């Protein structure tokens, strides 16, 4: 220099065109003497950027950035 892949909550990751979700963490309640496990609720997100196509984009297209992994 080419090529393949990946970028979603703090972290690990699903979600493939129609208000964006799990687990773990994190808060509060409620259980204990009191922690811990356990239940219950609750915050928490410019879906890497810009820009096209759609009525509608996280999803599809192109371009860049940034990681990975291969040639050379």
């Nucleotide at each position: 220099g080419a090529g393949g892949g990946c970028g979603u909550a703090g972290c690990u990751c699903a979600g493939u065109g129609g208000c964006a979700g799990a687990g773990c963490a994190c808060g509060u309640g409620c259980u204990u003497a009191g922690c811990a496990c356990g239940c219950a609720c609750g915050a928490g997100g410019u879906c890497c950027u810009g820009g096209g196509u759609u009525c509608c984009a996280u999803u599809c297209c192109c371009a860049g950035c940034a990681c990975c992994u291969c040639c050379u």